Predicted 3D model of a 75-nucleotide RNA (c-di-GMP-I riboswitch aptamer) from a soil metagenome.
The prediction has a mean pLDDT of 80.

RNA sequence: GAUAAAGGCAAACUCGCCGCGAGGCGAGCACGCAAAGCUAGAGGUCUCAAGCACUGAGACAGCUCGGCUGCCGAA
Numbered sequence: 001g002a003u004a005a006a007g008g009c010a011a012a013c014u015c016g017c018c019g020c021g022a023g024g025c026g027a028g029c030a031c032g033c034a035a036a037g038c039u040a041g042a043g044g045u046c047u048c049a050a051g052c053a054c055u056g057a058g059a060c061a062g063c064u065c066g067g068c069u070g071c072c073g074a075a
Base pairs, nucleotide, nucleotide: 001072008033009032013028014027015026016025017024018023031062037068038067039066041065042064043063044060045059046058047057048056
């Protein structure tokens, strides 16, 4: 951080598997992304069958901030 180039990621949806669930993984696809790489530290949102521990246990990094790392690069 540019109407550059190379390379990268991949929303929704569909299919399969896992999970009670939020959701995750894989495949297809391509809405978008310069950290849409990693990290639940702060805030936030969401889930919870059994159980009644909700001052718990979880999910989301493509909600915001912070931390760590990092490709290319004109003027």